The RNA shown here (transfer RNA) has 74 nucleotides and comes from Rhodospirillales bacterium RIFCSPLOWO2_02_FULL_58_16. Its Rfam family is "tRNA".
RNA sequence: GCGGGUGUAGUUCAACGGUAGAACGAAAGCUUCCCAAGCUUUAGGCGGGGGUUCGACUCCCCUCACCCGCUCCA
Numbered sequence: 001g002c003g004g005g006u007g008u009a010g011u012u013c014a015a016c017g018g019u020a021g022a023a024c025g026a027a028a029g030c031u032u033c034c035c036a037a038g039c040u041u042u043a044g045g046c047g048g049g050g051g052u053u054c055g056a057c058u059c060c061c062c063u064c065a066c067c068c069g070c071u072c073c074a
Stems, first nucleotide, its partner, number of pairs: 001070007010024004018054001026042005047063005
């Protein structure tokens, strides 16, 4: 330099053009003499920028980070 992959909640992962979910974790409440466990509720996210579209996490372009392969030079 070229090609490919990944990027979503604090963490690990889903989703798929039409309201973004789960588990664990966090906070509050219930329960308990207390703790733990259990139950309920709440907060919290689509790497960044543009485009297409009535509508984009999803499609297209650029870009950033990480990973893999190939090539050149030293």